[in-house]
């Protein structure tokens, strides 16, 4: 940089000791112990591996490559407060209104996270 996904799911113990939730605002978590580290446990099907089917290469088989589906934590990652905690930019619907605006609900963009390349 490109692509895919992001309303589901999953916590205990030990050490330490004051911050943390990316950013700004809001709101929240936190000395009834945050963040982090370590150990154990768990969630999850992105990649690998496995199985059914199927397409291509090959005269056929084998084999290789691809696709759909499925089961499943073996291996590589990831994750285990709150929708990615909410909002930010654009636009739509709807309700209220003192007509200035305010509330609520979707959509798209942006940013971010994770995976694969």
């Nucleotide at each position: 940089c490109u692509c895919a996904u992001c309303a589901a799911g999953a916590c205990c113990g030990g050490c330490u000791g004051a911050g943390g939730g990316a950013u700004a605002g809001g709101c929240c978590c936190u000395u009834u112990g945050a963040c982090g580290c370590c150990g154990g446990g768990g969630c999850a099907a992105c990649c690998u591996g496995c199985g059914c089917g199927u397409g291509g290469c090959u005269a056929c088989c084998c084999g290789c490559c691809g696709c759909u589906c499925g089961a499943g934590a073996u291996g590589g990652u990831g994750c285990c407060a709150a929708c990615u905690c909410c909002u930010g930019c654009g636009g739509g619907g709807u309700u209220c209104u003192c007509c200035g605006g305010a509330g609520c609900c979707g959509c798209g963009a942006g940013a971010g996270a994770u995976g694969a390349g």
Molecule: SAM riboswitch aptamer (S box leader)
Organism: uncultured Brevundimonas sp.